The RNA shown here (c-di-GMP-I riboswitch aptamer) has 75 nucleotides and comes from a Deltaproteobacteria bacterium. The coordinates come from a structure-prediction model, not an experiment, and the mean pLDDT is 81. The sequence was found by an Rfam model in a public genome assembly.

[in-house]
RNA sequence: CCAAGAUAAAGCCAAACCCUUCGUGAGACGGGGACGGAAAGCCAAGGGUCUCAGUGAGAUAACCGGGUUGCCUGG
Numbered sequence: 001c002c003a004a005g006a007u008a009a010a011g012c013c014a015a016a017c018c019c020u021u022c023g024u025g026a027g028a029c030g031g032g033g034a035c036g037g038a039a040a041g042c043c044a045a046g047g048g049u050c051u052c053a054g055u056g057a058g059a060u061a062a063c064c065g066g067g068u069u070g071c072c073u074g075g
């Protein structure tokens, strides 16, 4: 530098579900919990899906795709 994940090692995140709180709602924060993840870190401008007080506003990045940042190993 590439951005591959075979073998490891140190770790990291956390589905469903349950509880508190916030929200009209989709859903979100926190705690528990682990189906899983090699970016399941971040970004809502593209597409999709969802919500509503509806020709707009909002949610979803663990829907797809993209951008960007990062650990270890490998080349």
Base pairs, nucleotide, nucleotide: 001075002074004073005072012037013036017032018031019030021028022027041068042067043066046064047063048060049059050058051057052056